[in-house]
Context: one part of a larger RNA
């Protein structure tokens, strides 16, 4: 490299959006650049290869031939691919009306729990555990009750629900805002997919500045257990956990399944429509789950939300270990990402 592969065996990039580039609907007309035929030129010579000679044979040689699968030039073909011109509506899309969602983003409202705080009643105990202790309480604690405050989260509804590209999104109300769905009908006319680079989102932890700060909570402190216990269990608790800007850019960032068209049996739920009533049932269109035919797979299993059948483009894989390390680069305030060997050895 050819070839083969990527749910679990090595391998789908964390997700979009778009640059080159690659690949592309139906019809017609020209053109002939790719394609496809004829021809002339050219492809040194040897050699390889056939035939047939000459050295007794053979290795060697010599004569013809083939063969040089190519490259120019020219005449032709026009079915595909490409170029040009013109149409066309099925693939995009865009308006009208409609549905619909925890989709974002600001703002203000809420009520339950929780801690404190200040007041009452009120008296020895409370808290915690397997049991216990560390720790709270006569300076009056837990309990109860009334006020106030503060942060953080949104019980029920609540699901095999739902919406987002993917991270993710859930209390109500409001104000800018993205989008998907359907029905008919009009309008553009292939405006398409798909993406190396890019560029922009991007969980939690972490960083930087300035706020906050109930509760929970790495680090630490103590009590316990245990041979020991730098843990599990308990009593405390700093960071942080929350907000504003601003990095950082990784995750089992998971469906361990890239993204786009088209095509292949049925069944049975759920969600938003559409439709058409004869009130029985079927139909339809977009998501979402179960279970199964072919048909795939090494099985498990997948199966119209494929891992089937095919096609266009990216990513990415080539024994383990050393190693996602060295080293150099490029990013970042840093933690550190990214990108990425060898030697050795099995």
């Nucleotide at each position: 490299u050819u070839g083969g592969g990527u749910u679990u065996a090595a391998a789908g990039g964390g997700u979009a959006c778009g640059u080159a580039g690659g690949c592309g609907g139906a019809u017609u007309u020209u053109u002939a650049a790719g394609u496809c035929c004829g021809u002339g030129g050219u492809g040194a010579a040897a050699g390889c290869c056939u035939a047939c000679a000459g050295c007794u044979u053979a290795a060697c040689u010599g004569u013809a031939g083939a063969a040089c699968u190519g490259c120019c030039a020219u005449g032709g073909a026009u079915a595909c691919u490409g170029g040009a011109a013109a149409u066309c509506u099925u693939g995009a899309a865009u308006u009208c009306a409609g549905u619909u969602g925890a989709g974002g983003u600001a703002a203000g409202c809420g009520g339950a729990a929780u801690u404190u705080a200040u007041g009452a009643u009120g008296u020895a105990g409370c808290g915690g555990u397997g049991a216990a202790a560390u720790g709270c309480a006569u300076a009056g604690a837990u309990a109860u009750c009334a006020u106030a405050a503060a942060g953080a989260a949104c019980a029920c509804c609540u699901a095999u629900u739902g919406c987002g590209a993917a991270g993710g999104c859930a209390g109500c109300u409001u104000g800018c805002u993205g989008g998907a769905c359907u029905u008919g009908a009009a309008u553009u006319g292939a405006c398409g997919c798909u993406g190396a680079g890019g560029u922009a989102c991007g969980a939690a932890a972490g960083c930087g500045u300035g706020g906050g700060g109930a509760g929970c909570g790495a680090a630490c402190a103590g009590g316990a257990u245990u041979a020991g216990a730098u843990a599990c269990c308990c009593u405390g608790g700093u960071a942080g956990u929350c907000c504003a800007c601003g990095c950082c850019g990784u995750a089992a960032a998971c469906g361990a399944u890239g993204a786009u068209u088209a095509c292949u049996c049925g069944c049975u739920g759920c969600u938003a429509g559409c439709g058409a009533u004869a009130c029985a049932c079927a139909g339809u269109u977009a998501g979402u789950g179960g279970c199964c035919a072919a048909g795939c797979g090494a099985a498990a299993g997948c199966g119209u939300u494929a891992a089937g059948u095919a096609a266009u483009c990216c990513a990415c894989c080539u024994g383990g270990g050393g190693a996602g390390u060295a080293c150099g680069c490029u990013c970042g305030c840093a933690a550190g990402a990214g990108u990425g060997a060898a030697a050795c050895u099995c």
A computed fold for a 346-nucleotide part of an RNA from Chloropicon roscoffensis, annotated as small-subunit ribosomal RNA, central domain. The RNAcentral record of the full RNA draws on ENA. Taxonomically the source falls in Chloropicon (Eukaryota, Viridiplantae, Chloropicophyceae, Chloropicaceae). The prediction has a mean pLDDT of 87.